[in-house]
This is a predicted structure of a 348-nucleotide part of an RNA (small-subunit ribosomal RNA, central domain) from an uncultured prokaryote. Rfam family: Bacterial small subunit ribosomal RNA. Its family is annotated with structural constituent of ribosome and ribosome in the Gene Ontology.
Context: one part of a larger RNA
RNA sequence: CUGGGCGUAAAGCGCGCGUAGGCGGAUUGUUAAGUCGGGGGUGAAAUCCCGGGGCUCAACCCCGGAACUGCCUUCGAUACUGGCAAUCUUGAGUUCGAGAGAGCUGAGUGGAAUUCCGAGUGUAGAGGUGAAAUUCGUAGAUAUUGGGAAGAACACCAGUGGCGAAGGCGGCUACCUGGUCCGAUACUGACGCUGAGGUGCGAAAGCGUGGGGAGCAAACAGGAUUAGAUACCCUGGUAGUCCACGCCGUAAACUAUGAGUGCUAGAUGUCGGGCAGCAUGCUGUUCGGUGUCGCAGCUAACGCGUUAAGCACUCCGCCUGGGGAGUACGGCCGCAAGGUUAAAACUC
Numbered sequence: 001c002u003g004g005g006c007g008u009a010a011a012g013c014g015c016g017c018g019u020a021g022g023c024g025g026a027u028u029g030u031u032a033a034g035u036c037g038g039g040g041g042u043g044a045a046a047u048c049c050c051g052g053g054g055c056u057c058a059a060c061c062c063c064g065g066a067a068c069u070g071c072c073u074u075c076g077a078u079a080c081u082g083g084c085a086a087u088c089u090u091g092a093g094u095u096c097g098a099g100a101g102a103g104c105u106g107a108g109u110g111g112a113a114u115u116c117c118g119a120g121u122g123u124a125g126a127g128g129u130g131a132a133a134u135u136c137g138u139a140g141a142u143a144u145u146g147g148g149a150a151g152a153a154c155a156c157c158a159g160u161g162g163c164g165a166a167g168g169c170g171g172c173u174a175c176c177u178g179g180u181c182c183g184a185u186a187c188u189g190a191c192g193c194u195g196a197g198g199u200g201c202g203a204a205a206g207c208g209u210g211g212g213g214a215g216c217a218a219a220c221a222g223g224a225u226u227a228g229a230u231a232c233c234c235u236g237g238u239a240g241u242c243c244a245c246g247c248c249g250u251a252a253a254c255u256a257u258g259a260g261u262g263c264u265a266g267a268u269g270u271c272g273g274g275c276a277g278c279a280u281g282c283u284g285u286u287c288g289g290u291g292u293c294g295c296a297g298c299u300a301a302c303g304c305g306u307u308a309a310g311c312a313c314u315c316c317g318c319c320u321g322g323g324g325a326g327u328a329c330g331g332c333c334g335c336a337a338g339g340u341u342a343a344a345a346c347u348c
Stems, first nucleotide, its partner, number of pairs: 003320004007302002012316001014201004021194003025088007033081002035077008049065006091191001092188003095184003099180001103177001107173003110154001114150004119145003125136002162169002206247006215241002220236004258315006266293013297304002321348003330341004
């Protein structure tokens, strides 16, 4: 170098953008680099292989042949790949029209609930549990009425509904802004796919500085339970949860399924568009999404099955028995916590 693999056995980077590289649509011409054929030169000898021969055999030695799969050069071939030139429109993109949406950022705003504050009514309990107790309450609680303050989250709508690359996104309003679908023809003319490095985004927790703090709640305290109870249950309760800015860079970051393109039966639900028909809310058809079932096929089985785990191609990532170990050491990153890259001895 080569093999076989990656849903669940080891194995898809958490997700984008994108550099190098790899790969790349149709037609014509040209070139002849790759490719193919012929000739020439070289490829030392020994060795290896084949056929003979010599030492009594063998090892060993001698002779001949083949081979040395390569390189150089020359003459040709031109289907494919490449280079160059030209053309094309199906891939890709632009334009125009119309659409759906919790897509994003900052700003404003609303009601319910909770807690607290002060006031009224009112009196002995209230909380809480399997049962209790800690706890609160005659200094007037719980309950109830109206008033005020604060912070956080947005019931119903709500839906295997929608949007986003992923993480994720849900009261309402308007501004800014990204993506996407459908329809139309006009335009550009392969401008494409993937993507080592790189770079950006990235739940929760955690960290730094400054705010904020209603509820909830690690730690902590108490009450129970129990043989014990550093728990499950209860009463409290601080970080935190919230905001701004800056870090961290990890998750069962999961569809445990990388991205792209083409091809390969259907049935049924639902979301967003188009077209046609009419009975105006249905039928047929078509494009895009999201589910369920299922043919062929695949699979060790489970299952997957046009949203493939089917049939193929392109590019990247990754795996190679278990433990040691995602650890040590070193490097890089980080304020730290730690992250990332990543062994070996030994052992089964």
The RNAcentral record of the full RNA draws on ENA. The prediction has a mean pLDDT of 89.